A computed fold for a 72-nucleotide RNA from a Candidatus Staskawiczbacteria bacterium, annotated as transfer RNA.
RNA sequence: GCCGGAGUGGCUCAGUGGUAGAGCAUUUUCUUGGUAAGAAAAAGGUCAUGGGUCCGAUUCCCAUCUUCGGCU
Numbered sequence: 001g002c003c004g005g006a007g008u009g010g011c012u013c014a015g016u017g018g019u020a021g022a023g024c025a026u027u028u029u030c031u032u033g034g035u036a037a038g039a040a041a042a043a044g045g046u047c048a049u050g051g052g053u054c055c056g057a058u059u060c061c062c063a064u065c066u067u068c069g070g071c072u
Stems, first nucleotide, its partner, number of pairs: 001071007010024004018055001026042005048064005
């Protein structure tokens, strides 16, 4: 230099055009003599950044950034 994968709550990951979800973690409450385990609830996301297409974009297209791998 060229090619490809990935980027979504604190962490690990779903979500192929129509209101963004799960597990773990966090907080509160219940349960216990106390802890662990268990139960219920809550909070937490400018979906990497900027444009474009579309009535509507996490999703499609383009550029950029970060990261991983391959080729030379």

Its Rfam family is "tRNA". Its family is annotated with triplet codon-amino acid adaptor activity in the Gene Ontology. The family's RNA type in Rfam is transfer RNA.
The organism belongs to Candidatus Staskawicziibacteriota, within Bacteria.
It was read from a public genome assembly.